[in-house]
RNA sequence: GCCCCUGUGGCACAGCUGGACAGCGCGCCGGAUUACGGAUCCGGAGGUCGGGAGUUCGAAUCUCUCCAGGGGCAC
Numbered sequence: 001g002c003c004c005c006u007g008u009g010g011c012a013c014a015g016c017u018g019g020a021c022a023g024c025g026c027g028c029c030g031g032a033u034u035a036c037g038g039a040u041c042c043g044g045a046g047g048u049c050g051g052g053a054g055u056u057c058g059a060a061u062c063u064c065u066c067c068a069g070g071g072g073c074a075c
Stems, first nucleotide, its partner, number of pairs: 001073007010026002013023001019057001028044005050066005
């Protein structure tokens, strides 16, 4: 330098043949239970989907560009 993959709540991931309330587990907060805690059960908060631009009635999902991480190829 060229090519490919990944980037979604604090963490680990799903969703990617475009249709809309963006989900799951863990964690966190509150409550029940308990002598207290743990475990268990119930409820809740937290993300505009790496940044920007574009296409579209509509984008996490398509296109372009940039950034970060990983892998491969080449002198």